The prediction has a mean pLDDT of 85.
Predicted 3D model of a 102-nucleotide RNA (SAM riboswitch aptamer (S box leader)) from uncultured Glycomyces sp.
[in-house]
RNA sequence: UUCAUCCAGAGCAGCUGAGGGGUCCGGCCCGACGAAGCUGCGGCAACCACCGACAGCGAUGCGGCAGGUGCCAAUUCCGGCCCGCUCGGCGGGAAAGAUGAG
Repeated sequence: UUCAUCCAGAGCAGCUGAGGGGUCCGGCCCGACGAAGCUGCGGCAACCACCGACAGCGAUGCGGCAGGUGCCAAUUCCGGCCCGCUCGGCGGGAAAGAUGAG
C1' cells in the first nucleotide's frame, strides 16, 4: 500500500498486583470476588495451507481437516465526521482500528 472480513462463537489455573476496554475527547462499562502482563492447559472460528473418487467449461462455490495465523466481556462497547428519516432517537456510509492474505 491492495483486497476481504469485523451484530456469531469460545476460559480456567499459576505467577504478579492496579489498572483496563488501541490513541484524544465525551459517555458507558469491566476490575482486590484480582485489571494489564507473562506462563500452562483448554476452547472458538475457519482467513491461508492441505484434502474431496463434490458442483461448475471456467471464474468460483460447497464440504472436510485443523498444519500457519487469529481470537476467547459488552457490535471493533457506543458516539465524535457525512447523509437520510416518521428526529429525546433510528438507519446507512465514511474515517480510524483489528485480523488474514498479497
Its Rfam family is "SAM riboswitch aptamer (S box leader)". From the family's description: The SAM riboswitch is found upstream of a number of genes which code for proteins involved in methionine or cysteine biosynthesis in Gram-positive bacteria.